A computed fold for an 86-nucleotide RNA from Aquibacillus halophilus, annotated as c-di-GMP-I riboswitch aptamer.

RNA sequence: UUACGACAAAGGCAAACUUAUCGAAAGGUAAGGACGCAAAGCUAAGGCCUAAUGCUCAUUCAAGCUAUGGCAGUCUGGUUACCGAA
Numbered sequence: 001u002u003a004c005g006a007c008a009a010a011g012g013c014a015a016a017c018u019u020a021u022c023g024a025a026a027g028g029u030a031a032g033g034a035c036g037c038a039a040a041g042c043u044a045a046g047g048c049c050u051a052a053u054g055c056u057c058a059u060u061c062a063a064g065c066u067a068u069g070g071c072a073g074u075c076u077g078g079u080u081a082c083c084g085a086a
Base pairs, nucleotide, nucleotide: 004084005083012037013036017032018031019030020029021028022027035073041079042078043077045076046075047071048070049069054065055064056063
């Protein structure tokens, strides 16, 4: 340095759920809370969710498409990093 990951050490993150709040929604944020995590750090390229706005259609109700909105704790890819037994 690369790989690997101990019933090691020091630390870290925080699912569901609840409350408050922002948002059209998806979802986010804060507090509580721990199911788990060795990248559960970062990144929307693949992928996935939503459809306000816009467009199409329509007598109406509705329907379809659309990311400029999101998801990194499903997975793949990219990228950086703590510790050091075998």